[in-house]
Molecule: SAM riboswitch aptamer (S box leader)
Organism: Pontibacillus halophilus JSM 076056 = DSM 19796
């Protein structure tokens, strides 16, 4: 790098420090940024995996509790906006649903 499952609706830096220019996955737009982008540090949010507690006859169960464990994530309702393909609804401008592709995180497999 791949593959398999599950989730993508909520929260949490519009006064933090170090940095120095770029970045919102991509694409076409359209934002954001020297009044300081990435990145790191520091704060904060969150129960996915782990942990713990109670339930049950037990359990890969079922509720709950903690952010000292091991991740993640903290502009923009740019609902993962939009993109492909189906249906549907329209004042024909465009709306809305499923879905699938791509991607993101988690957890396994190898």
């Nucleotide at each position: 790098a791949u593959c398999u499952u599950a989730u993508c609706c909520u929260g949490a830096g519009c006064u933090g420090g170090u940095g120095g220019a770029g970045g919102g996955a991509c694409a076409g737009g359209c934002c954001c940024u020297a009044g300081g982008a990435a990145a790191c540090c520091c704060a904060g949010c969150a129960a996915c995996c782990g942990u713990c507690a109670u339930c049950c006859a037990a359990a890969u169960g079922a509720u709950g509790a903690a952010a000292u464990g091991g991740u993640g994530c903290u502009a923009a309702c740019c609902u993962g906006a939009u993109g492909c393909a189906a249906g549907g609804c329209u004042a024909u401008g465009g709306c809305c649903u499923u879905g699938a592709a791509c991607g993101a995180u988690a957890a396994g497999a190898g």